[in-house]
RNA sequence: GGUCCCAUAGUUCAAUGGAUAGAAUACAAGAUUCCGGUUCUUGCGAUCUGGGUUCGAAUCCCGGUGGGAUCA
Numbered sequence: 001g002g003u004c005c006c007a008u009a010g011u012u013c014a015a016u017g018g019a020u021a022g023a024a025u026a027c028a029a030g031a032u033u034c035c036g037g038u039u040c041u042u043g044c045g046a047u048c049u050g051g052g053u054u055c056g057a058a059u060c061c062c063g064g065u066g067g068g069a070u071c072a
Base pairs, nucleotide, nucleotide: 001071002070003069004068005067006066007065010025011024012023013022018055027043028042029041030040031039048064049063050062051061052060
């Protein structure tokens, strides 16, 4: 340099073009306990970026950024 893949809560993952973007875990509060752990309840928290298509985009298309695989 060529080709291809990926980017969503702190972390690991979901999500037919239409739901309040969902769960697990972590964190915080409460219940339970003599205290802690376990368990239960509640809360908090995300679509890499800029455009385009569409009535409607996390999803489709283009550019950019970052990461990865492969070929040379």
A computed fold for a 72-nucleotide RNA from a Prolixibacteraceae bacterium, annotated as transfer RNA. Its Rfam family is "tRNA". Rfam describes the family as follows. Transfer RNA (tRNA) molecules are approximately 80 nucleotides in length. Rfam classes the family as a transfer RNA. It was read from a public genome assembly. Its mean pLDDT, the model's own confidence on a scale to 100, is 82.